[in-house]
Background
A computed fold for a 75-nucleotide RNA from a Candidatus Saganbacteria bacterium, annotated as transfer RNA. The organism belongs to Candidatus Saganbacteria, within Bacteria. Its Rfam family is "tRNA". Rfam describes the family as follows. Transfer RNA (tRNA) molecules are approximately 80 nucleotides in length. Rfam classes the family as a transfer RNA. The prediction has a mean pLDDT of 83.

């Protein structure tokens, strides 16, 4: 240099183009307990950036950014 894959709450992980973007863990609050842990209830919290297609994009296309993998050349 070429090709391929990935990017969603703090972390992990879902979402036939039409969801209030869901779940688990963590965090916070309450309940429970002599205390802690565990358990129960609730709250908080995310679509990498810019364009395009579309009535409608997390989803499809292009460019970029970041990460990973394979490969070629020079030395």
């Nucleotide at each position: 240099g070429g090709c391929c894959c990935c990017a969603u709450c703090g972390u992990c992980u879902a979402a036939c183009g039409g969801u209030u973007a869901g779940g688990a863990c963590a965090u916070c609050a309450g309940c429970u307990u002599u205390u802690c842990a565990a358990g129960c209830u609730g709250a908080c919290g995310a679509u990498c950036g810019g364009g395009g297609u579309u009535c409608g994009a997390u989803u499809c296309c292009c460019c970029g950014u970041g990460g990973g993998g394979c490969u070629a050349c020079c030395a």